[in-house]
Description:
c-di-GMP-I riboswitch aptamer from Geobacteraceae bacterium GWC2_55_20, 75 nucleotides, folded computationally. It matches the Rfam family "c-di-GMP-I riboswitch aptamer". Rfam describes the family as follows. GEMM was predicted in a large-scale screen for bacterial structured RNA regulatory elements.
RNA sequence: CAAGGAUAUUGCCAAACCCGUUGCAAGGCGGGGACGGAAAGCCACGGAUCCCAUGCGGACAGCCGGGUUGCCUUU
Numbered sequence: 001c002a003a004g005g006a007u008a009u010u011g012c013c014a015a016a017c018c019c020g021u022u023g024c025a026a027g028g029c030g031g032g033g034a035c036g037g038a039a040a041g042c043c044a045c046g047g048a049u050c051c052c053a054u055g056c057g058g059a060c061a062g063c064c065g066g067g068u069u070g071c072c073u074u075u
Base pairs, nucleotide, nucleotide: 002075003074004073005072012037013036017032018031019030020029021028022027035062041068042067043066045065046064047063049059050058051057052055
């Protein structure tokens, strides 16, 4: 540097649900909580899905694909 792996190490993230908060809404944020995750880190570029005040609008990265960065380990 490249490719692979998670049944390993140090760890990490956190579904549903509940509480608070915010938004017209989808949804977001914080706390609790763990279904799961080897990128469940980040990016809205393509597709899908969802919302609406229907616009050169918004949501979603834990839907699929793509881009990019990183830890451990094997070759």
It was read from a public genome assembly, where an Rfam model found it. NCBI's taxonomy places the organism under Bacteria, Pseudomonadati, Desulfuromonadia, Geobacterales, Geobacteraceae.